[in-house]
Description: This is a predicted structure of an 84-nucleotide RNA (c-di-GMP-I riboswitch aptamer) from Sulfurovum sp.

């Protein structure tokens, strides 16, 4: 530098539910909790999903902007142990 893995060892994160707070909302933060994870570390770059607003529409047509989601997929960056 790189392949593979989570068997060993040392560790890490923390789903759902509940409580408090913030937000129109999706949801986020903290506490408790532990489903799961080998990048469940970071990034909103592309797609997907979700929320709000506006126009249009009210019989057909689903556009634009702002935001959320990294534990949805891909990509980028950094990275412990063993192994090639």
């Nucleotide at each position: 530098a790189u392949u593979a893995g989570a068997a060993a060892a040392a560790g890490c994160u923390a789903a759902a539910c509940c409580c408090a707070u913030u937000g129109u909302g999706a949801a986020a933060u903290g506490g408790a909790g532990a489903c799961a994870g080998a990048a469940a570390a970071u990034u909103a770059u592309a797609g997907g999903a979700c929320u709000c607003u506006a126009a249009a529409a009210a019989u057909a047509u689903a556009u634009a902007g702002a935001g959320u989601u990294a534990g949805c997929u891909a990509a980028a960056u950094c990275a412990c142990c063993u192994u090639u």
The coordinates come from a structure-prediction model, not an experiment, and the mean pLDDT is 79.